[in-house]
């Protein structure tokens, strides 16, 4: 000087005119309901997006049960609660900061793997090696073999000795893996040591599946008030305790409710008003925790539109970037570098609430702070 890595917090400021919405006060019209005026206070975001997950709220359900579905999966902690966030064990990646994770079980059982090669779960002889018969340059037939070649991404443990008729964990010897038995550290998940067994047991479960936790259902277009209109039509079915239709996820069983219900055709409403914003709320302190966050003190009120407000227009300034001008300073004759209340020009991102919250994801704009890795000088 280059190249990354992880982690914050901001998302322009100020003045003027003119506008819009709430909310409060005065004041004035109105019989109410409400309506004007003026003045104050306050008006999108870190993601509002996606609509992925959890919930808070409304409604159904006296409360159940099995079965299907679903969702999660290492340990331990946090929260109101997750699939979320911390701390940690493991596994791949990456020289490294550090990043990712799909992280129970393949010996419960069904399965999937293109070609290639004999043979990809108990396999399996193409070349090859050893014996035996035959024939006799050549080869044939039969037995054994899986060590060497060969196909492959992998070939059913490596390596050396021994051993065999050639071999082969057949034995032993050192190492891997796998299982049992113990020590030692941790609250675990693990980590390490130590001993035995010749046991050798590939991959995929984000393949069905097993196992283990969890899970009513539906959604503010939930719900609830007022108003107003119609033609309290019509015509079939079953039904009134011999129970029709209805609820309790989808099925079932159970088990509650009912006197009307279901269909088919026609008509009428489509208004208002509430839900709607004081909440697991923010913001400061000291303590307790590595941390996430927790519980004590103290403050604070910071949109609620309704087709759909929170904008328009002028002007300064601010970040950021070129260009030129003056200085300083290093290199050596044109370069970098720093500074200017110097002048001009550019550009200032992603993008808008709609019941509220608390993750996750994803778009994005100038910055800060810390940490790794290369390179050159001193």
């Nucleotide at each position: 000087g280059g190249a990354g890595c992880a982690g914050g917090a901001c998302a322009g400021a100020u003045g003027g005119u003119c506008g819009c919405g709430c909310g409060g006060a005065u004041u004035u019209c109105g019989c109410g309901a409400g309506g004007a005026a003026u003045c104050c206070g306050g008006g999108a975001g870190g993601a509002a997006a996606g609509u992925c997950c959890g919930g808070g709220c409304u409604c159904c359900g006296c409360a159940g049960g099995g079965c299907a579905g679903g969702a999660u999966g290492c340990u331990g902690g946090g929260u109101a609660a997750c699939g979320c966030c911390c701390a940690g064990u493991c596994u791949c990646g990456g020289c490294g900061a550090c990043g990712a994770g799909g992280a129970g079980g393949a010996a419960a059982g069904c399965g999937c793997a293109a070609c290639a090669g004999a043979a990809a779960g108990c396999a399996g002889a193409c070349c090859g090696c050893c014996c035996c018969g035959c024939c006799a340059c050549g080869g044939c037939g039969g037995g054994g073999u899986a060590a060497g070649g060969g196909u492959g991404a992998a070939a059913c443990g490596g390596u050396g000795a021994g051993g065999u008729a050639a071999g082969a964990g057949c034995u032993c010897a050192c190492c891997a893996g796998u299982c049992c038995c113990g020590g030692u550290g941790g609250u675990g998940a693990c980590a390490u040591c130590g001993g035995g067994a010749g046991c050798u047991a590939g991959g995929c479960a984000a393949a069905c599946c097993c196992c283990a936790u969890c899970c009513g259902g539906a959604g503010c277009a939930a719900g609830a008030c007022c108003g107003a209109a119609u033609a309290g039509g019509a015509g079939a079915g079953c039904g009134u305790u011999u129970g029709a239709g209805g609820g309790c996820u989808g099925c079932c069983c159970g088990u509650c409710c009912g006197a009307g219900c279901u269909c088919u055709c026609g008509g009428g409403u489509u208004g208002g008003u509430u839900g709607c914003u004081a909440g697991a709320g923010c913001c400061c302190c000291a303590c307790g925790g590595c941390a996430a966050c927790g519980g004590g003190g103290g403050g604070u009120c910071c949109a609620g539109a309704g087709g759909a407000a929170u904008g328009a227009c002028c002007a300064u300034c601010g970040c950021c970037u070129c260009u030129c001008g003056c200085c300083g300073u290093c290199c050596a004759u044109g370069g970098a570098c720093g500074g200017c209340c110097g002048a001009g020009g550019g550009a200032u991102a992603c993008a808008g609430a709609a019941c509220c919250c608390g993750g996750c994801u994803u778009a994005u704009g100038a910055c800060c702070u810390g940490c790794u890795c290369c390179a050159g000088a001193u």